RNA sequence: AUGAAUGUAGCUCAGUGGGUAGAGCGUCCGUUUUGGGAGCGGAAGGUCGCAGGUUCGAGUCCUGUCAUUC
Repeated sequence: AUGAAUGUAGCUCAGUGGGUAGAGCGUCCGUUUUGGGAGCGGAAGGUCGCAGGUUCGAGUCCUGUCAUUC
């Protein structure tokens, strides 16, 4: 210099054809227990790496850019 892959919750990852962003683990609260753990119920936590474009509508399509890996 060129090509490719990845980037979404604290962590690991889904989201397949554009239509209100999810799961597991973790954290917090409640229940249960003499207490803890396990189990059960609930809650908080995201502007989808960043910036633009297309569209009534973008995590998803297009362009640029950044980081990591090959």